[in-house]
Order: sequence, then C1' cells, then structure tokens
RNA sequence: GGGAGCAUGGCUCAGUUGGUUAGAGCAUUCGGCUUACAUCCGAAAGGUCAUAGGUUCGAGUCCUAUUGUUCCCA
Repeated sequence: GGGAGCAUGGCUCAGUUGGUUAGAGCAUUCGGCUUACAUCCGAAAGGUCAUAGGUUCGAGUCCUAUUGUUCCCA
C1' cells in the first nucleotide's frame, strides 16, 4: 500500500428480509428467604446501538466516509 471481519448497558453476547416499546446472562442496588452468610426468589437502575452524513413513511439492521481493533496479502 491492497483486501476482509468486528464495534449494541460495567463485562460477555442476541437482535429474524428494515416495522410499532432495543433484549438476555453475569455484575450493581433494594426487598424476600436465613440466627447469619451463601444459594435461591422478586424488583429496580443502567443504552442516544463507535462517530458523521445519506436512502426510506420508518434504520441497531441498507449505502458512503471517518475512527478504533483483529486477521490476510504484498
């Protein structure tokens, strides 16, 4: 220099051909249970879906550029 993949709560991930409110597990907080702790049960908080544009009635999803990261080729 050329090419490909990935980026979604603190962490690991899902998200169906673009469709109405973006979810799960762990972690955190609160409550229950217990003499107490752990386990277990219930609930809550936490996301502008990497950034910026575009397409569309509608974008986490499609297109373009940029940033970061991983891999391949030279």
Transfer RNA from a Eubacteriales bacterium, 74 nucleotides, folded computationally. It was read from a public genome assembly. It matches the Rfam family "tRNA". By type it is a transfer RNA. Its mean pLDDT, the model's own confidence on a scale to 100, is 80.